[in-house]
RNA sequence: GGACCCAUAGCUCAGUGGUAGAGCGUUCCGUUCACAUCGGAAAGGCCACAGGUCCGAUCCCUGUUGGGUCCA
Numbered sequence: 001g002g003a004c005c006c007a008u009a010g011c012u013c014a015g016u017g018g019u020a021g022a023g024c025g026u027u028c029c030g031u032u033c034a035c036a037u038c039g040g041a042a043a044g045g046c047c048a049c050a051g052g053u054c055c056g057a058u059c060c061c062u063g064u065u066g067g068g069u070c071c072a
Base pairs, nucleotide, nucleotide: 001071002070003069004068005067006066007065010024011023012022013021018055026042027041028040029039030038048064049063050062051061052060
């Protein structure tokens, strides 16, 4: 220098056009003499950033930033 992949909740990851979910974690409640387990509830994300397409974008297109793999 070139090609490709990734960026979504505190962490690990789903979601591939129609107002975003799971597991673990956190908080509260129930259960227990108590703890753990188990059950229930809640908080927490304007989906890396900017622009474009579209009635509508986490999703499609372009650029930027950061990370990774390969080639030279």
Transfer RNA from a Candidatus Liptonbacteria bacterium, 72 nucleotides, folded computationally. Lineage of the source: Bacteria > Bacteria candidate phyla > Candidatus Liptoniibacteriota. Rfam family: tRNA. The family's RNA type in Rfam is transfer RNA. The sequence is in RNAcentral, with records from ENA.